[in-house]
RNA sequence: AGAGUUUGAUCCUGGCUCAGGGUUAACGCUAGCGGUGCGCCUAACACAUGCAAGUCGAGCGGUAUUGAGAUAUAGCUUGCUAUAUUGAGAGAGAGCGGCGAACGGGUGAGUAACACGUCGGUACAUGCCCCCAAGUCAGGGAUAGCCAGAAGAAAUUCUGAUUAAUACCGGAUAGUCUCUUUGGAGUAAAAAUUUAUUGCUUGGGGAGUGGCCUGCGUUCUAUCAGCUAGUUGGUGAGGUAAUAGCUCACCAAGGCUAAGACGGAUACUUGGUCUGAGAGGAUGAUCAGGCACAAUGGAACUGAGACACGGUCCAUACUCCUACGGGAGGCAGCAGUGAGGAAUCUUCCACAAUGGACGAAAGUCUGAUGGAGCGACACCGCGUGAAGGAUGAAGGCCUAACGGUUGUAAACUUCUUUUCUGAAGGAGCAUAAUGAGAGUACUUCAGGAAUAAGGGACGGCUAAAUACGUGCCAGCAGCCGCGGUAAUACGUAUGUCUCAAGCGUUACCCGGAAUCAUUGGGUGUAAAGGGUUUGUAGGUGGAUAAUUAAGUCAGGUAUGAAAGACCGGAGCUCAACUCCGUGUUUGUAUUUGAAACUGGUUGUCUAGAAUCAGGGAGAGGUAAGCGGAAUUCUAAGUGUAGGGGUGCAAUCCGUAGAUACUUAGAGGAACACCAAAAGCGAAGGCAGCUUACUGGAACUGUAUUGACACUGAUAAACGAAAGCGUGGGGAGCGAAAAGGAUUAGAUACCCUUGUAGUCCACGCCCUAAACGUUGAUAACUAAGUGUUGCGACUCGCUCGCAGUGCUGAAGCUAACGCGAUAAGUUAUCCACCUGAGGAGUACGGUCGCAAGAUUAAAACUCAAAGGAAUAGACGGGGACCCACACAAGCAGUGGAUCACGUGGUUUAAUUCGACAAUAAACGGGGAACCUUACCCAGACUUGACAUCUACCGAAUUUCCUAGAGAUAGGAGAGUGCCUUUAUUGGAGCGGUAAGACAGGUGCUGCAUGGUUGUCGUCAGCUCGUGCCUUGAGGUGUUCGGUUAAGUCCGUUAACGAGCGCAACCCAUGUCUUUAGUUGCCAUCUUUGAGUAGGGCACUCUAAGGGAACUGCCGGUGAUAAGCCGGAGGAAGGUGUGGAUGGCGUCAAGUCCUCAUGGCCCUUACGGGUUGGGCUACACACGUGCUACAAUGGUGGUGACAAUGGGAUAAUCCCCAAAAGCCAUCUCAGUUCGGAUUGGGGUCUGCAACUCGACCCCAUGAAGUCGGAAUCGCUAGUAAUCGCGUAACAGCAUGACGCGGUGAAUACGUUCCCGGGCCUUGUACACACCGCCCGUCACACCAUGGGAGUUGGGUCUACCCGAAGGUGGUGCGCUAACCCGCAAGGGAGGCAGCCAACCACGGUAGGCUCAGCGACUGGGGUGAAGUCGUAACAAGGUAACC
Repeated sequence: AGAGUUUGAUCCUGGCUCAGGGUUAACGCUAGCGGUGCGCCUAACACAUGCAAGUCGAGCGGUAUUGAGAUAUAGCUUGCUAUAUUGAGAGAGAGCGGCGAACGGGUGAGUAACACGUCGGUACAUGCCCCCAAGUCAGGGAUAGCCAGAAGAAAUUCUGAUUAAUACCGGAUAGUCUCUUUGGAGUAAAAAUUUAUUGCUUGGGGAGUGGCCUGCGUUCUAUCAGCUAGUUGGUGAGGUAAUAGCUCACCAAGGCUAAGACGGAUACUUGGUCUGAGAGGAUGAUCAGGCACAAUGGAACUGAGACACGGUCCAUACUCCUACGGGAGGCAGCAGUGAGGAAUCUUCCACAAUGGACGAAAGUCUGAUGGAGCGACACCGCGUGAAGGAUGAAGGCCUAACGGUUGUAAACUUCUUUUCUGAAGGAGCAUAAUGAGAGUACUUCAGGAAUAAGGGACGGCUAAAUACGUGCCAGCAGCCGCGGUAAUACGUAUGUCUCAAGCGUUACCCGGAAUCAUUGGGUGUAAAGGGUUUGUAGGUGGAUAAUUAAGUCAGGUAUGAAAGACCGGAGCUCAACUCCGUGUUUGUAUUUGAAACUGGUUGUCUAGAAUCAGGGAGAGGUAAGCGGAAUUCUAAGUGUAGGGGUGCAAUCCGUAGAUACUUAGAGGAACACCAAAAGCGAAGGCAGCUUACUGGAACUGUAUUGACACUGAUAAACGAAAGCGUGGGGAGCGAAAAGGAUUAGAUACCCUUGUAGUCCACGCCCUAAACGUUGAUAACUAAGUGUUGCGACUCGCUCGCAGUGCUGAAGCUAACGCGAUAAGUUAUCCACCUGAGGAGUACGGUCGCAAGAUUAAAACUCAAAGGAAUAGACGGGGACCCACACAAGCAGUGGAUCACGUGGUUUAAUUCGACAAUAAACGGGGAACCUUACCCAGACUUGACAUCUACCGAAUUUCCUAGAGAUAGGAGAGUGCCUUUAUUGGAGCGGUAAGACAGGUGCUGCAUGGUUGUCGUCAGCUCGUGCCUUGAGGUGUUCGGUUAAGUCCGUUAACGAGCGCAACCCAUGUCUUUAGUUGCCAUCUUUGAGUAGGGCACUCUAAGGGAACUGCCGGUGAUAAGCCGGAGGAAGGUGUGGAUGGCGUCAAGUCCUCAUGGCCCUUACGGGUUGGGCUACACACGUGCUACAAUGGUGGUGACAAUGGGAUAAUCCCCAAAAGCCAUCUCAGUUCGGAUUGGGGUCUGCAACUCGACCCCAUGAAGUCGGAAUCGCUAGUAAUCGCGUAACAGCAUGACGCGGUGAAUACGUUCCCGGGCCUUGUACACACCGCCCGUCACACCAUGGGAGUUGGGUCUACCCGAAGGUGGUGCGCUAACCCGCAAGGGAGGCAGCCAACCACGGUAGGCUCAGCGACUGGGGUGAAGUCGUAACAAGGUAACC
């Protein structure tokens, strides 16, 4: 730091995904050790059991118990036991009293708030602690405990008697204390005692802590826009430690809010933590600060401090005990249990350390804390051995079978002992003592490689590949995507890569993501400029001078807790971890200064803006009036059979007189020409003429004001068409509707009618592809060329200003393009966008009469959707060109019979392949057996064929028996070649045996080679360098001509080149040279005959050469290429015909020619035999033959050929026909036609039954020229006639060749098919046989509505009113003080009662959220369903709003 993914490829936009880091994690596989941390994220769910807050006898009364000592009595072993009394000292439990229990510990439910953070403030309080000052006098009455009694199951309670205090209460004293009218009034104490102190009271001060107030910061939502009645303020009173509507009475009517009040949702907060380059984003475990809470709700008491986790009271829910009367409880303390959950520990040890409470202290208490335990949960560290060791062992895997790899890895040798096991020693934490941890850390010795490696991945991203299995199955997958028989993607194995006591997966956060953009994005076409203007708040704002100091900048001060982070050190063997120090802490407040810039204030200016004056331009607006043309209608006239309409028609109008023509009239709507890239307007929009009223803009000016400006959320006004309401109007046009056509259908396009509407007035609606798809304003930045308005002068081909167009520089842009009218360079303000679909939809709100408009989501689905451009393909787009493509012709096919092939059907089998052109007389160049691959039957298993081993035999051949044959059995004949001294050895052949193997026309032509077809003998297909483009790519190869041709010429950012074209090759046509046998015969002989001499002139043969090149002439063309015509020539513009087939396309054909990978069969899918089948037959298609006749048939006559074959042969052989002539037939199903069938033969062959060909006699079918449709052919061609050949025993209407006879037509390129080139559109790229839309049907998913129903929250009104404090009352009760001799009375107090407040609860109504809901609406997805074909090409009616 980037990468993958939209496309055939490209650039861009844009989403999705990945690589990194992190976690209080969980799950899977695996696991040796240690250190340090961390450990209920869910149910603030419920809790068994134990413990977590006590302490003080130096505050008090006092005690069970113990008991030094002493005394008395008894027993008596005169010093022991027992008993009783007394009793120093010690002292459990309970109680009064003091202090503590408000700390420490837990949790995060609530809380959007002065809760927290931060900076300040003060109307306050403060136990214990420190300092200072003063004091501590003298009394009184009770009470718990204890004792006695009573009630109760218990909890507990009551009565009586009695007692103490540092418990309680008067009094005295009184100051710096409080109040105050400044006279005065009021208020205190507690003692203990070892005699040294500790307490107590009052006042002042301090430290620390707390209360309250304030500025700033602090989540989302406007589909929450208005909220508020103690509400906001004042006065007075009450209240508090203290300020305050904190509370109350009265008065006033305020207060908050778009800088977001009120409401809703969510949430403890901060230091910090994670991430990030940073800015930010996310987060708030552990640790630390603050807050809140303690089953839920309410309340106060005590106290310095609480409205109190382990206190009280009340209410509620739940749990437990109960004798049913009544009671008890609160783990969000530490352990632990259940439940929930993917998930989170021991009912441990110790107060040794640190800290806390009490105490004078010893000490007691302390689940705070210190430790241990469990858990790979995280981080850090260590180990699982080290060195040597090649025969590169075995085994595994792969293999081209050679080898490679695992791999120095192992074995083996030597060494070491971290760890481990055993033994011994043994710190520091502890300063004099005290050690839970713990005989721990650590050290030493001994033993022995001993105890210790896995997880994931290997198609790309992303480091790392092979084999086998599987066969769109099983499965994988983060994204793209793998899997349909050769899977580097599934599963396994081997190997490799990576991390490592861990490795992967899942979940979540940041990053990458500049993908919300302050740093740091955009809005013409990708998502995105509001329909337009006016204008409020707000934001921004010209020149100059002075001043101020809010912003800004600089310095100082305070604070910014500690921890953390950074840097530097130190301590644990290192590290994690811990400790120390510096700096940082970007912030806030305050203070001092600066004065450029912004802001404020004051003054001045004129360049912005506005006003004024002047003469011009204009479909600017509103209203009224007027005009002509045209359509329609009405009336009249002329006039007669049609008119109208269309692609063709019909509906329709017309003999009741239309259409047409003429005249007159009526009525409504719209304004031809002028007219334009023109003008005006903010936009929508505005068009005959005249008048009235009226808005705005431009230009010119030595005028005026003096920044008055720009933009503009909310708001207001305007706003095409359609639509709505009321009332008019209605000629033409014309949704709906009707009819006629078209069509498979046609609810359309076309035609004939035609209602709303279109028009007017008034009122609504408020939307458009309201578009320049381009917000407004201002400034700046080359030119050229039109046009509108005004002005200037030198009157022009001139200049200035303001508009409106085109081309274009720089620049910008993804490109297209924009380019002074910017999409360039800047500034200000507003609006809007953030993947596609769902959806501009639902719900809610607002507006509307309605239609609907506006604001505006989510679930869910996908990995794309999209823009621009490129090269193709395609178009019922365009231009040009070619071709037997059409046209012009000739002859056919399609109808008939037959032959052949194919489909189908049949069959035991009818072997297989080939299916548009480019399958179908094709493979097959020829199925009776064989062929043969198919079927039936009966048989073989190393095999019919190849190689190897062993043994035997020469090979070979004749005959017999059984059998359908294969085959089986038997008999006989027969001994070769080479070599060796040799009985031997060898080659070849046959047989036997066993196994390696043979064999397969079995599968896959979609694994392949080779070969072939086709577009197409069409003129194309490319490359190098250069140039252009961000790039795909383009250029070249386009363009103007020309050609059969990318053939050639010219032009040209291209210049050259390659494969194709052409030429080179073959045949043929002409001449010539050479050569004349088997060929030929002009001349001379000769014969029956070129038969024989002779000759090689000619023909011919077969070798070589010449010849044709637009070379020559004329015209044309551009002075070119070329074209047209002509001459000469055997041949003339490629002479004619062949061979020759570019890059590629069709996964075209062929595994059954051959070759070949893989798979499959191996007594069979191999090999052999007999017979059958490939020849079947209702039918359909293709290719042909023969015909339908007189241009003919039949009979006769009758010449002329070339290929080619026969083993060799110019020698011999195989060979003609139609034509022509003569005769006959005379238009008939015939003397046409020959199928079919009967009979008889011939030939081939082991064999013609299934199933051959031919001949003769007889028979004599269909067929009288062929519907729609369709094939071939442009000259020696079509047509017609025969001949030859291959294969072959035999079989040709087929194929391939050969010659004979021998035409017609082509105006031309509009149309059909195919092709080439250029251009255009495209939503196609499997490329139009493409893509693709909607309904319907089926399945699934989420969601809206929905009668209602269930639950939660909240508000309003009213009812009820526990506990509690407050106020009132207080007849009952009453120790302290007062009066009184006393009785008694008083003051004060208590119970009780009353009142307001108030939690829970209740009733009624509203709002809101969520769940369910018959039925219902649309949406999404799904396999190959149904119906059509709306869109993409002019998509076949241009599309779209």
Notes: The RNA shown here (small-subunit ribosomal RNA) has 1441 nucleotides and comes from an uncultured bacterium. It matches the Rfam family "Bacterial small subunit ribosomal RNA". The RNAcentral record of the sequence draws on ENA. The coordinates come from a structure-prediction model, not an experiment, and the mean pLDDT is 83.